Context: one part of a larger RNA
RNA sequence: GGACGAACGCUGGCGGCAUGCCUAACACAUGCAAGUCGAACGAGAAAGUUCCUUCGGGGACGAUUAAAGUGGCGCACGGGUGAGUAACGCGUAGACAAUCUGCCCUUCAGUCUGGGACAACUUUUCGAAAGGAGAGCUAAUACCGGAUGACAAUGUGGCACAUAAGUGCCACAUUUGAAAGCUCCGGCGCUGAAGGAGGGGUCUGCGUCCCAUUAGCUAGUUGGUAAGGUAAAAGCUUACCAAGGCGACGAUGGGUAGCGGGUUUGAGAGGACGAUCCGCCACACUGGAACUGGGGCACGGUCCAGACUCCUACGGGAGGCGGCAGUGGGGAAUAUUGCACAAUGGAGGCAACUCUGAUGCAGCAAUGCCGCGUGAGUGAAGAAGGCCCUUGGGUCGUAAAGCUCUUUUAUGGGGGAAGAUGAUGACGGUACCCCAAGAAUAAGCACCGGCUAACUACGUGCCAGCAGCCGCGGUAAUACGUAGGGUGCGAGCGUUGUUC
Numbered sequence: 001g002g003a004c005g006a007a008c009g010c011u012g013g014c015g016g017c018a019u020g021c022c023u024a025a026c027a028c029a030u031g032c033a034a035g036u037c038g039a040a041c042g043a044g045a046a047a048g049u050u051c052c053u054u055c056g057g058g059g060a061c062g063a064u065u066a067a068a069g070u071g072g073c074g075c076a077c078g079g080g081u082g083a084g085u086a087a088c089g090c091g092u093a094g095a096c097a098a099u100c101u102g103c104c105c106u107u108c109a110g111u112c113u114g115g116g117a118c119a120a121c122u123u124u125u126c127g128a129a130a131g132g133a134g135a136g137c138u139a140a141u142a143c144c145g146g147a148u149g150a151c152a153a154u155g156u157g158g159c160a161c162a163u164a165a166g167u168g169c170c171a172c173a174u175u176u177g178a179a180a181g182c183u184c185c186g187g188c189g190c191u192g193a194a195g196g197a198g199g200g201g202u203c204u205g206c207g208u209c210c211c212a213u214u215a216g217c218u219a220g221u222u223g224g225u226a227a228g229g230u231a232a233a234a235g236c237u238u239a240c241c242a243a244g245g246c247g248a249c250g251a252u253g254g255g256u257a258g259c260g261g262g263u264u265u266g267a268g269a270g271g272a273c274g275a276u277c278c279g280c281c282a283c284a285c286u287g288g289a290a291c292u293g294g295g296g297c298a299c300g301g302u303c304c305a306g307a308c309u310c311c312u313a314c315g316g317g318a319g320g321c322g323g324c325a326g327u328g329g330g331g332a333a334u335a336u337u338g339c340a341c342a343a344u345g346g347a348g349g350c351a352a353c354u355c356u357g358a359u360g361c362a363g364c365a366a367u368g369c370c371g372c373g374u375g376a377g378u379g380a381a382g383a384a385g386g387c388c389c390u391u392g393g394g395u396c397g398u399a400a401a402g403c404u405c406u407u408u409u410a411u412g413g414g415g416g417a418a419g420a421u422g423a424u425g426a427c428g429g430u431a432c433c434c435c436a437a438g439a440a441u442a443a444g445c446a447c448c449g450g451c452u453a454a455c456u457a458c459g460u461g462c463c464a465g466c467a468g469c470c471g472c473g474g475u476a477a478u479a480c481g482u483a484g485g486g487u488g489c490g491a492g493c494g495u496u497g498u499u500c
Stems, first nucleotide, its partner, number of pairs: 001500004006496005013372006019365002021330001026328003030325003035073003040070002048061005080283003089208008099200003104196008112146004121136006152176001153174009181188002209255003216246003221243008258280004262273004285306005308319004336362001338361003344358001345356004375405004385396004411436005419427001444489005449470003455484005465472002
């Protein structure tokens, strides 16, 4: 000198664009953050309005409704955090002849025939509640048989390619083994096979911090055979057999740490860092486990254990903000319990549409960067006043006043978008434009001994104090404090911290 997710002190006019718990992965009140489909299915209120009435009630609309249930898809995305992890976690380059893939696209073939249940509902019953238990009824794109089917699977043979096991094609045989309907008649679906796209999974070479005041480590350990297991290679798991495997080219152990694109500094080499944005990974009160599913061992799912908090009729239950706001706590320190689905994107749906704290916006903060303003011209009686003084004067100083102008900004009034292909605008009467009046609404902070731009007076008297280093202060202090003057930067200026 540069940089910052900064903080603190003094000060503070406006706008644009960014950024904003770095600490306790501490605990959380409240609201919202994942639903959707009636064109899969059965069932189906009430308020209210109205009509009839024997005044008890009944009918119609409400209602192709609401709320709930079965079923489908989604909830594995999006959003958060960085605790763990020194690892194929990440980066890069490859491999899979060892692999999976819902939705989407293309192609081929099909969608035949039966059956029995279970919710909802009705009813009995247990419980304070959460929530159950028994009986009865019922539908389906829910569930289960049968049929059909091979280009699927298995085996044999042949050919081609390749080679480490193999892969592809053809022929034959055997075996297993599918489906679901709805419709507004336009379509939307369902099943099997092949291919694609996009997305995963696994493996490998190389790279990836500090400590040797960590030197030996290892028993599923290293390899083989067999079996199991997985979508898939493999000690992945098990039994048996062998005795291997790693290590000064740093094993093992300990400490620290998410990694990268990048950020920052530097002429570069290099160093430091990894906020915001993008990619990957890991985690979701702590530990463990599996279920469902194409995909999870699942932030707002399940089960078990633990700690904590809450409810309880003491028998038993409920919960998980490291989603968005917000609260307490910690801290030098970090924002609103806002608006909208208008746009972009996502989920469901044929669609209309619904949901979406993703997102788009607004609010707060000089936290940063950038831009603008706080007036311009003229004006010497060099006014008054302050300060200094050798008392002559000098200086603040054209500075002020005065005169002549301008109106950015602010204020008041008027108009008023784009963002939206047909409709639809939260932002927002916003941006922007026009008019009015009036210099009006707007300057501070640090420093002035040398380094280092900028000096005098008074006070103080090794005191009070200053200080980045050298050092100032003990009666003439340009170094302390105040004033005048000056220098630097300027809506900021200084200080502190970190880093180059």
Molecule: small-subunit ribosomal RNA, 5' domain
Organism: uncultured marine bacterium